[in-house]
Molecule: SAM riboswitch aptamer (S box leader)
Organism: Saprospiraceae bacterium
RNA sequence: GACUUAUCCAGAAAGGCAGAGGGACCGGCCCGUUGAAGCCUUGGCAACCUGCUCACGUUUAGCGCAAAUGUGAUUAAGGUGCCAAUUCCGUUUUUCCGAAAGGAAAAAUAGAUAAGUC
Numbered sequence: 001g002a003c004u005u006a007u008c009c010a011g012a013a014a015g016g017c018a019g020a021g022g023g024a025c026c027g028g029c030c031c032g033u034u035g036a037a038g039c040c041u042u043g044g045c046a047a048c049c050u051g052c053u054c055a056c057g058u059u060u061a062g063c064g065c066a067a068a069u070g071u072g073a074u075u076a077a078g079g080u081g082c083c084a085a086u087u088c089c090g091u092u093u094u095u096c097c098g099a100a101a102g103g104a105a106a107a108a109u110a111g112a113u114a115a116g117u118c
Base pairs, nucleotide, nucleotide: 001118002117003116004115005114006113007112008111013042014041015040016039017038021031022030023029026090027089028088043083044082045081048079049078050077051075053073054072055071056070057069058068059067060066087110091108092107093106094105095104096103097102
């Protein structure tokens, strides 16, 4: 980097250096000299993967133990991630509501993160 799967209306910031940008892209709308990006330190959130613990099941075919494995819960030690605004809002299609303006739901597209494969 490509592909697959899952999730995205919840949650969680202080300090130091720095000094004008940032919110992916485009449009909008915001954030920012009462200090943006980036880097560092400390703290926190979450629970995707690993691990601990517990419960239930499956297999190893007598049962139990044990082992392997699945599901759920717990924990937060390890690997990531995250800590303005719903992924900040939007676009397309279908359905529904509406006299209209417009609104709602689902799906698709794009993006982010995790796990796996190449």